[in-house]
Context: one part of a larger RNA
RNA sequence: UGACGGGGGCCCGCACAAGCAGUGGAGUAUGUGGAUUAAUUCGAAGCAACGCGAAGAACCUUACCAAAUCUUGACAUCCCUCUGAAAAGUCCUUAAUCGGGCUCCUCCUUCGGGACAGAGGUGACAGGUGGUGCAUGGUUGUCGUCAGCUCGGGUCGUGAGAUGUUGGGUUAAGUCCCGCAACGAGCGCAACCCUUGUGAACAGUUGCCAGUAUUAAGUUAGGAACUCUGUUCAGACUGCCGUGGACAACACGGAGGAAGGUGGGGACGACGUCAAAUCAUCAUGCCCCUUACGUCUUGGGCUACACACGUGCUACAAUGGCCGUAACAGAGGGCAGCGAAAGGGCAACCUGGAGCGAAUCUCAAAAAAACGGUCUCAGUUCAGAUUGUGGGCUGCAACCCGCCCACAUGAAGACGGAGUUGCUAGUAAUCGCGGAUCAGCAUGCCGCGGUGAAUGCGUUCCCGGGCCUUGUACA
Numbered sequence: 001u002g003a004c005g006g007g008g009g010c011c012c013g014c015a016c017a018a019g020c021a022g023u024g025g026a027g028u029a030u031g032u033g034g035a036u037u038a039a040u041u042c043g044a045a046g047c048a049a050c051g052c053g054a055a056g057a058a059c060c061u062u063a064c065c066a067a068a069u070c071u072u073g074a075c076a077u078c079c080c081u082c083u084g085a086a087a088a089g090u091c092c093u094u095a096a097u098c099g100g101g102c103u104c105c106u107c108c109u110u111c112g113g114g115a116c117a118g119a120g121g122u123g124a125c126a127g128g129u130g131g132u133g134c135a136u137g138g139u140u141g142u143c144g145u146c147a148g149c150u151c152g153g154g155u156c157g158u159g160a161g162a163u164g165u166u167g168g169g170u171u172a173a174g175u176c177c178c179g180c181a182a183c184g185a186g187c188g189c190a191a192c193c194c195u196u197g198u199g200a201a202c203a204g205u206u207g208c209c210a211g212u213a214u215u216a217a218g219u220u221a222g223g224a225a226c227u228c229u230g231u232u233c234a235g236a237c238u239g240c241c242g243u244g245g246a247c248a249a250c251a252c253g254g255a256g257g258a259a260g261g262u263g264g265g266g267a268c269g270a271c272g273u274c275a276a277a278u279c280a281u282c283a284u285g286c287c288c289c290u291u292a293c294g295u296c297u298u299g300g301g302c303u304a305c306a307c308a309c310g311u312g313c314u315a316c317a318a319u320g321g322c323c324g325u326a327a328c329a330g331a332g333g334g335c336a337g338c339g340a341a342a343g344g345g346c347a348a349c350c351u352g353g354a355g356c357g358a359a360u361c362u363c364a365a366a367a368a369a370a371c372g373g374u375c376u377c378a379g380u381u382c383a384g385a386u387u388g389u390g391g392g393c394u395g396c397a398a399c400c401c402g403c404c405c406a407c408a409u410g411a412a413g414a415c416g417g418a419g420u421u422g423c424u425a426g427u428a429a430u431c432g433c434g435g436a437u438c439a440g441c442a443u444g445c446c447g448c449g450g451u452g453a454a455u456g457c458g459u460u461c462c463c464g465g466g467c468c469u470u471g472u473a474c475a
Stems, first nucleotide, its partner, number of pairs: 001475002003472003007469007015459002019423005026314008034305001042053002064300004070294001073125001077124002079121006088103005106115003127289002130287003136283002138278003141274001143272001148187005154163003167178003193266004198234007208223002212221002237260001240254005316416001320375006332363003337356002342351003382413001387408007429451007
C1' cells in the first nucleotide's frame, strides 16, 4: 500500500421486511448428470454450466458409429501431355457413391497458339470440427450502470509511498457546494443518440369522414376539419413562489403544465478481476495425421433409460368447465410467397384462383371480456397423460424419428416437506397475436398489445456493494 475480520461508523440495492404470483409434490416438454451403447459427436460446470452454443438432428445438417470407396484428392495455385468439350438428359449396374454405354457438343486466331473446360502424369502442395483458450488475436460473460480508476508538474517522506481523491454538507453519481499544500487534467457519471408521453407548422394517398349528396359498404363524388402517417420545430430549466439550509450546493411544499425535479424505457459497461469462456464462428504460433486423424456414399446414432437435478408447459376446478351470440388491439410477415370470395369435408385439410412486391391485397379469427343457457362440488360435463383405429399435410423418404384432425380410451393429480425464485406500476399476475430459424416440425427464444392488482412500518437481521477508520503472525 492492499487484502481480510463472526472490529467500528456512514450509505445503497426486490438484500431483508410488507405483499402478490410461483417453484419444490403430479403428468409432460426440454437441457444436464449418470448408467447404457458399435456410436449414443463436441463444447458449457457455483453465482456467471444445465429451453446454454442449437434462430429449429427423419436424409442433409453431422463433427460420431458400421460397411463400402478414392488417393494431387470434395476445394486453391503452378508445370507437362492429350482431348474438345464440360454440364445436362437417358440406359445398365450398385444398398448408394463409384464404374460402364448412348444423345447433345465451345469461343478467339497472325493457324504458331491462346481463353475455358475435362482426362492422364509429376511433385510442390491441398485437406484436418485432430491437440494445446495455460502460447495467442478477436469476441463474450462477471463483479456492475457499482462510482469508482488514474495522470502532470508541485509539496511531504531516506524509501516503499502519501497528498490531490481526506474533511463539513449534498446527490442516483469522485453529482455539486464550502473548506483545505495543494493546483490542474484524463478515463468513467451526466448530457449529446433512439423510442414513448403534449402541442404547432407543412404534407394529404393506399389512410381519415364533421357537414352536403350517394351506397349493401368511406362505396363513389367531394372535403383538408378530426384520426393517423411522416418531416421539421416547440416544450422541463429547480425556470417561478414559499420554507429550511451556511447568503451555498441542495432538500421539502406549491403554482402553472400533457409531462416536475434523471418524466418512462432503450442503446451505451471506466482502470481492472476471475491463467473465467471460446483453437468447433473466424483468424493464428507450435505439435500431430498425410493410400489417412483427409475425402465420398448408404444405413444407423446424436431421439436409447433403473435413476438424479435444472428450466418450462398443463392442471388439480365454480373468480370455473362446456354451448351459443351481431365486442374491442398492437406490432409484424408475404413472389419458389401471402393467398380472398365460392364450393366439398365433422375436422385436419382439399378444390379454387380474385387481389397483392402491399397504409391498397392477404395472413387475420384477436383471446381473456360482455350477454344468454347449462353443470352443483363429484376424481365430476375437472384434468388431460397413455393407448387403439381411421384420416390429413410436408417431403425422394415420416419404421427407428415429424406435425395436425376425428372417434374411442380417460392415468397421475384434492394446491404440494425442508427449502427456494421473480416482481415496486401500466409493474406482477393473467389473455391472446406476430416474427426469426424453417420443405415440415415451438410448451423454447425475440417482440406486440388487451385486462390489470397488492404492499413498502422500516434498515435490527441474511446476501452483495461503496466510503472513512481500526487490528493483523497474510501478500

About this RNA
A computed fold for a 475-nucleotide part of an RNA from a metagenome, annotated as small-subunit ribosomal RNA, 3' major domain. The full RNA is in RNAcentral, with records from SILVA. Its Rfam family is "Bacterial small subunit ribosomal RNA".